[in-house]
RNA sequence: CGGGGACUAGGUCAUCGGUAGACCGCUCGGUUCGGGUCCGAGAGGCAGGGAGUUCAAUUCUCCCGUCCCCGA
Numbered sequence: 001c002g003g004g005g006a007c008u009a010g011g012u013c014a015u016c017g018g019u020a021g022a023c024c025g026c027u028c029g030g031u032u033c034g035g036g037u038c039c040g041a042g043a044g045g046c047a048g049g050g051a052g053u054u055c056a057a058u059u060c061u062c063c064c065g066u067c068c069c070c071g072a
Base pairs, nucleotide, nucleotide: 001071002070003069004068005067006066007065010024011023012022013021018055026042027041028040029039030038048064049063050062051061052060
């Protein structure tokens, strides 16, 4: 320098056009003498940044950023 991929809750990942979920973790409660296990409830993200298309974008297009892979 060229090509490809990833970027969504604290962590790991879903959701691939219609007002974002799971598991782990965290908080509270139950169970226990207490802890763990188990059970119940809850908080937490406007989706890396910007622009465009659309009635509507995390989802499509373009630019930028970070990281990874391949090639030179």